The RNA shown here (transfer RNA) has 71 nucleotides.
Rfam family: tRNA. By type it is a transfer RNA.
RNA sequence: GGCUGGGUAGACUAAUGGUAAGUUACUGGGCUCAUGUCCCAUUGAUUUAGGUUCGAUUCCUAACUCAGCCA
Numbered sequence: 001g002g003c004u005g006g007g008u009a010g011a012c013u014a015a016u017g018g019u020a021a022g023u024u025a026c027u028g029g030g031c032u033c034a035u036g037u038c039c040c041a042u043u044g045a046u047u048u049a050g051g052u053u054c055g056a057u058u059c060c061u062a063a064c065u066c067a068g069c070c071a
Base pairs, nucleotide, nucleotide: 001070002069003068004067005066006065007064010024011023012022013021018054027041028040029039030038047063048062049061050060051059
């Protein structure tokens, strides 16, 4: 320098163009003599800027960043 793939909550992983789901963690409550386990509930996220579309995590372009391959 070129090519390919990825970027979603504190962490990990989903989502056919139609109001973003789950696990875990944190917090609150229940259970327990107490802790842990277990049960219930709440909060919290689409890398950035444009474009297409009635509507974008999703499609297109560019940028940033991460990983890999080639030179």